Molecule: transfer RNA
Organism: Minisyncoccota bacterium
């Protein structure tokens, strides 16, 4: 300089074919135990790397740029 992958919750990752975003652990309350651990329940936590297009609509598709892996020169 080129070409590819990756970026979503406090951390580990899912999200199909574009229809409005979840699990798991962490912590915060409760239950239950003399207590703690363990379990079991519920909330809480997200402008999905930036910024712009296309779309009625975009984590999803496009364009540039940011930051991190590999690989070629």
């Nucleotide at each position: 300089c080129c070409g590819c992958c990756c970026g979503u919750a406090g951390c580990u990752c899912a999200g199909u074919c574009g229809g409005u975003a979840g699990a798991g652990c962490a912590g915060u309350g409760g239950c239950c135990u003399u207590u703690u651990a363990a379990g079991c329940c519920a909330a809480c936590g997200g402008u999905c790397g930036a910024u712009g297009g296309u779309u009625c609509g975009a984590g999803u598709c496009c364009a540039u740029c940011c930051g991190g892996g590999c690989g070629g020169a």